Parts: sequence; structure tokens; C1' cells
RNA sequence: CACUUAUCAAGAAAGACGGAGGGAAAUGGCCCCACGAUGUCUUGGCAACCCUGGUAAAGCAGGGUGCCAAAUCCUACUCUCCCAAAGAGAGAAAGAUGAGUG
Repeated sequence: CACUUAUCAAGAAAGACGGAGGGAAAUGGCCCCACGAUGUCUUGGCAACCCUGGUAAAGCAGGGUGCCAAAUCCUACUCUCCCAAAGAGAGAAAGAUGAGUG
């Protein structure tokens, strides 16, 4: 990097550095941000997947990985409800993470 598969409305922040945009991409929204965001590091936390231990089964413990604004922030494409619009629901696509394969 590609493929397969499972999950994605739950949960979980302080400090330091740094100094401008950021929330993956694209459309339209919406939101965060000099009261310092995004990012990096440290510490802390959460507990989704896998491994090990343990158990009647769990809870649980250790480890690997992951995560800690907003539903994957919503949306775009298709279908259904609807006269239509608005709105709602389902699915697809894309993405993230784990496990496996090449």
C1' cells in the first nucleotide's frame, strides 16, 4: 500500500511548547479558534478490538493497538414516506480503528 472482516449516537483532560487557521477529501452547512485552536510532547484518563491469565459464565488483572469537542459534526449519491418542498427513515460510497491475509 492492497484485499477480507467487525465496529463506528456510549465513554474519557490537565500542563508545557508553539503561533494561525482548524474540524480527512470534495459540495453546502454548522462549529472550534489570539480568553491561543489545529499540531507536538508529558502526565492522566477511557475501555472498542486482539493476546495472555483468571472464572461455571461474567465481572476482573496484565499486555498490544486505539481513542479522549460536536453521531465518522451534519450533508452530497440511491431508495422509501410525502402532491411537492421541508422533514424523517434505510442503504451505498468515502473515511477511522481493530483483527487477519498478500